[in-house]
Context: one part of a larger RNA
RNA sequence: CGUAAGAUUUUUGAGGGGAGUUGACCAUAGUACGAGAGGACCUGGUCGAACGAAUCCCUGGUGUGCCAGUUGUUUCCCUGAGGGAAGCAUCGCUGGGUAGCUAUAUUCGGAUGGGAUAAGCGCUGAAAGCAUAUAAGUGCCAAGCCCACCCCAAGAUAAGAAAUCUAUUCCCGAUUUUUCGGGAUGAAGGUCUCCCGUAGAUGACGGGUUUAAUAGGCGAUCAGUGUAAGAUCCGUAAGGAUUUAAGCUUAAUCGUACUAAUAGACCGAAUACACUGUUUAA
Numbered sequence: 001c002g003u004a005a006g007a008u009u010u011u012u013g014a015g016g017g018g019a020g021u022u023g024a025c026c027a028u029a030g031u032a033c034g035a036g037a038g039g040a041c042c043u044g045g046u047c048g049a050a051c052g053a054a055u056c057c058c059u060g061g062u063g064u065g066c067c068a069g070u071u072g073u074u075u076c077c078c079u080g081a082g083g084g085a086a087g088c089a090u091c092g093c094u095g096g097g098u099a100g101c102u103a104u105a106u107u108c109g110g111a112u113g114g115g116a117u118a119a120g121c122g123c124u125g126a127a128a129g130c131a132u133a134u135a136a137g138u139g140c141c142a143a144g145c146c147c148a149c150c151c152c153a154a155g156a157u158a159a160g161a162a163a164u165c166u167a168u169u170c171c172c173g174a175u176u177u178u179u180c181g182g183g184a185u186g187a188a189g190g191u192c193u194c195c196c197g198u199a200g201a202u203g204a205c206g207g208g209u210u211u212a213a214u215a216g217g218c219g220a221u222c223a224g225u226g227u228a229a230g231a232u233c234c235g236u237a238a239g240g241a242u243u244u245a246a247g248c249u250u251a252a253u254c255g256u257a258c259u260a261a262u263a264g265a266c267c268g269a270a271u272a273c274a275c276u277g278u279u280u281a282a
């Protein structure tokens, strides 16, 4: 920009893409078959491999604004000669670890059925009194093809459908007198700005905007670390015990308007010709 007014929501599916794999074992059955050795079709079931998708409950990894331990050094604080903090040293190093992300983890998938067929196998059957699956006619049959399964999808310009919402107003000019041009109003709805994230390079997408739990803060909880500082006691001391399942705590959950979503701005319709119906006027 189009989809002959403008919108919101839900859709149809032309078309396109994805998937499509396979093994072993058990039963049937040591049956059919075979002198024996050996050893099935068919059918049913179990467990896998690789591949793929989703997810983070479990098992792990990571987790650079979480917790603890610890070395060197510098500085600060309290104090009184000891202790506590902070910076730097790859996050200094080490041991753990929430959310998130993640695989080696978990769950699921390739099932089934239909249609038309290939090779192949048939029925009926002439040309050609026979024969012949073919010439007319008519069947069966594949991991393959078309559907069925999953995803996208109306710019599918033949531009689809349904529901719902808003209206079709006013002014000026021209005019062949019912149209054209310009302007105003600014509906439904939307956008910007603003608080954000299940989204994200940016657009986009999704949530919220006081009639509010959107983010932060705060409170509680979950969860992590593992018993803080200070004090008291024991020990010559290193150190230990009690207070103390302590203290601290990022992303999680619930709650709570304390803070910020303020104030606002902008976009956005007036619907052709023809036809049908109704009303009014001539």
Stems, first nucleotide, its partner, number of pairs: 001155001005166007015152004021049007033038001051109005059103004066096005071089008113147003120140004169184006189267004194208004214260003217256005223249003230243005